A computed fold for a 112-nucleotide RNA from a soil metagenome, annotated as SAM riboswitch aptamer (S box leader).

[in-house]
RNA sequence: UUAUCAAGAAAGGCUGAGGGAAAUGGCCCGAUGAAGCCUUGACAACCUGUCUCACCACAACUGAGACAAGGUGCCAAUUCCAGCUCUGACUAAAAAAGUCAGAGGCAGAUAA
Numbered sequence: 001u002u003a004u005c006a007a008g009a010a011a012g013g014c015u016g017a018g019g020g021a022a023a024u025g026g027c028c029c030g031a032u033g034a035a036g037c038c039u040u041g042a043c044a045a046c047c048u049g050u051c052u053c054a055c056c057a058c059a060a061c062u063g064a065g066a067c068a069a070g071g072u073g074c075c076a077a078u079u080c081c082a083g084c085u086c087u088g089a090c091u092a093a094a095a096a097a098g099u100c101a102g103a104g105g106c107a108g109a110u111a112a
Base pairs, nucleotide, nucleotide: 001112002111003110004109005108010040011039012038013037014036018029019028020027024082025081026080041075043073046071047070048068049067050066051065052064053063054062079107084104085103086102087101088100089099090098091097
């Protein structure tokens, strides 16, 4: 920089109190064992490999699809939700504030 982020997938061992990336708020998970480390297993298909098709020149590149699972990743909850801005609805005489819904953004994660 580009793409994706509403799907998917847990057992065992060591250990022992926190964890869900950030202030803050909410809501959750956790002694029926958090985080971390190790082993095994699974999930997925970004890269990779093989094959088929289209294009083409019986090619390469490119695109699409299928299969595999070598390099990564991942295995509570949408990236747990919000946070900043805007829009709409509701409450309110209006403003402020609040609730709900939506869009965008910020931040982040993963791959190349």
Source information:
The RNAcentral record of the sequence draws on MGnify. It matches the Rfam family "SAM riboswitch aptamer (S box leader)". Rfam describes the family as follows. The SAM riboswitch is found upstream of a number of genes which code for proteins involved in methionine or cysteine biosynthesis in Gram-positive bacteria.